[in-house]
Context: one part of a larger RNA
């Protein structure tokens, strides 16, 4: 390179946005670049292939032909692709009306609980475990009542419920703000899909500066357990966990399944769940259409498992990635970072 692949065997980028590029609906006119046809020129010789011939044959050699899939040029064709022009509305977007939601950043606010502080009642234990001990307590603990302080998280509702591109989002309330959906069929008229680089977002832990610190709790100390116990269990406890600003840029960042479009059986008893919608016999129920989200399952696919209109089926377009195990996601170089480290990414050697 050809070919084959990427749920679980190696392999989908963590997720958006978008540049170049690749690809692109429908009608018509034009052009003739791609494409196709024909002619001409060229495509050195030798070689390969075919025929004939010369060495007794052959290798070898001589002659002729064919081929040389290509390039250039001229004329022509116009279905398809492209360029240019003019249209269309089925893609895409938009107007108007509606309604759901832990979508986002900000302000305010609530109750339960833990801890601490002050006071009252009250007395010898409390706590903890498999059993204990360390620990706390006559300087009055635990328990209980009243008042107060402070931080963090929001029980029930809560649900294969909802929203978001992913990470993720959960008390209540206020204003600000993003997106999807349904109806309308108004308007624009291909404005689209994908997306190398770029750029933004990105759990937890970690880092810098300043706050905060109730509970929990790496490290650390102690008590147990044990042959030992740098653990599991217990008593404490610092970073951290929280807030503001700035870094880091990783993950089993998972549906281990990239995005878009089209097509291809059903079932879910009496409605699988959520959000809209239309009609009617109008509280209900059933039914229609659309979007999202589960379970089961036919064909097909699959090595099997499974998947199965939310495809891993059938096709097209674009991107990313894989190529035996170890060495190694390492070294070196480059680059990003305050650091920790991240990104890119080998080879020797070995099986």
């Nucleotide at each position: 390179u050809u070919g084959g692949g990427c749920g679980u065997a190696a392999a989908g980028g963590g997720c958006g946005u978008g540049u170049a590029g690749g690809c692109g609906g429908u009608u018509u006119g034009u052009u003739a670049a791609g494409u196709c046809a024909u002619g001409c020129g060229u495509g050195a010789a030798a070689g390969c292939c075919c025929u004939c011939g010369g060495c007794u044959c052959a290798a070898c050699c001589g002659a002729g032909g064919a081929a040389g899939u290509g390039c250039g040029u001229a004329u022509g064709a116009u279905a398809c692709u492209g360029g240019c022009g003019a249209g269309c509305u089925a893609g895409a977007g938009u107007u108007c009306g509606g309604a759901a939601g832990a979508g986002g950043g900000g302000g305010g606010u609530g109750g339960a609980a833990u801890u601490c502080c002050a006071g009252g009642u009250g007395u010898a234990g409390c706590g903890g475990u498999g059993a204990a001990a360390u620990g706390c307590g006559u300087a009055g603990a635990u328990a209980u009542c009243u008042g107060g302080a402070g931080g963090a998280a929001c029980a029930c509702c809560g649900g294969u419920g909802g929203c978001g591109a992913a990470a993720g989002c959960g008390g209540c309330u206020c204003a600000c703000u993003g997106g999807a959906c349904c109806g309308u069929c108004u308007c624009u008229g291909a404005c689209g899909c994908u997306g190398a680089g770029g750029u933004g977002c990105g759990a937890a832990a970690g880092c810098c500066a300043g706050g905060g610190g109730a509970g929990c709790g790496a490290a650390c100390g102690g008590g147990a357990u044990u042959a030992g116990a740098u653990a599991c269990c217990c008593c404490g406890g610092u970073a951290g966990u929280c807030c503001u600003g700035g870094c880091c840029g990783u993950a089993a960042a998972c549906g281990a399944u990239g995005g878009g479009c089209a097509c291809u059986a059903g079932g879910u008893a009496g409605a699988g769940g959520g959000g809209a919608u239309g009609c009617c016999u109008a509280u209900g129920a059933u039914c229609u259409u659309c979007c999202c989200u589960g379970c089961c399952g036919g064909a097909g696919c699959u090595a099997a498992u499974g998947u199965g209109u939310u495809a891993a089926g059938u096709g097209c377009c674009c991107c990313g990635c894989c190529u035996g195990g170890g060495g190694a996601g390492u070294a070196c170089g480059c680059u990003c970072g305050c650091a920790a480290g991240g990104g890119u990414a080998a080879a020797a050697c070995u099986c």
A computed fold for a 351-nucleotide part of an RNA from a Deltaproteobacteria bacterium, annotated as small-subunit ribosomal RNA, central domain.